[in-house]
RNA sequence: GGGGCCAUAGCUCAGUUGGUAGAGCGCUUGCAUGGCAUGCAAGAGGUCAGGGGUUCGACUCCCCUUGGCUCCA
Numbered sequence: 001g002g003g004g005c006c007a008u009a010g011c012u013c014a015g016u017u018g019g020u021a022g023a024g025c026g027c028u029u030g031c032a033u034g035g036c037a038u039g040c041a042a043g044a045g046g047u048c049a050g051g052g053g054u055u056c057g058a059c060u061c062c063c064c065u066u067g068g069c070u071c072c073a
Stems, first nucleotide, its partner, number of pairs: 001072007010025004019056001027043006049065005
C1' cells in the first nucleotide's frame, strides 16, 4: 500500500422480506430465609461506533470516516 471481517444494554452476544430493539450474566426493588448463598416476581439501563445518501420508513441497503482483528506484499 491492497483485500476481508467486526463495532447493538455495564459484560458476552442475538437480531433474514427494510416496519415499535432483545437474551444470558450483572445492577435496583419486593417476597421467601434468623442472616448469607439461592429461588421467585417486578424494574432501571440503548445517540444500534460517527457522518452523509436511498426510501413513506434504515440496526438492516449504498458511500465516507474512526477504532479493532486478520490475510497478501
Transfer RNA from Paracoccus haematequi, 73 nucleotides, folded computationally.
The sequence was found in a public genome assembly.
The source organism's lineage runs through Bacteria, Pseudomonadati, Pseudomonadota, Alphaproteobacteria and Paracoccus.
Its Rfam family is "tRNA". Its family is annotated with triplet codon-amino acid adaptor activity in the Gene Ontology.